[in-house]
GlmS glucosamine-6-phosphate activated ribozyme aptamer, 149 nucleotides, folded computationally. Of the family's consensus pairs, 88% are formed in the model.
């Protein structure tokens, strides 16, 4: 250095494609081919479950198949002054109220590339969310308990 064999490696709103719609060619059977979800956000660990959280758009984004951070039990650390137990809650924190702060990207418009087409991709313009959160107040958990103040 070659050769064979193993095994790993991708993505996670991802991934596929037998309905279906489109396109091409065709001997009208058929054959190749395209399109099939715009972002936020979201993994402590087994296990189980399966139509898994937010909005935006207005379209096969129909319809379906796989997967997965939803969501349940449990465990493991821990947060709610300290210690145990409950409860709740996070994997960086207890409930409830209130103001309060930021936040996309597709559609849109203008341009460029590839492809006979369908479509596919880049770029540039300008805008709009909602959840989850962030920061401030105020009010507050149980207990025949201890301990601190």
């Nucleotide at each position: 250095g070659a050769a064979a064999g193993a095994a790993a490696u991708a993505a996670a709103g991802c991934g596929c494609c037998a309905g279906a719609a489109c396109c091409a060619c065709u001997a009208u059977g058929g054959u190749g081919g395209u399109u099939g979800a715009c972002g936020a956000g979201g993994a402590a660990g087994a296990g189980g479950c399966u139509u898994a959280u937010c909005g935006a758009a207005a379209a096969u984004u129909c319809g379906g198949c796989g997967g997965a951070u939803a969501c349940c039990u449990c465990u493991c650390g821990g947060u709610g002054a300290u210690a145990c137990g409950g409860c709740a809650c996070c994997g960086u924190a207890g409930g409830u109220u209130u103001g309060u702060c930021a936040c996309a990207a597709a559609u849109c418009c203008g341009g460029g590339g590839a492809g006979u087409a369908a479509u596919c991709u880049c770029c540039g313009g300008g805008a709009c969310a909602a959840a989850a959160g962030g920061c401030a107040a105020a009010c507050u958990c149980c207990g025949a308990u201890a301990u601190g103040c």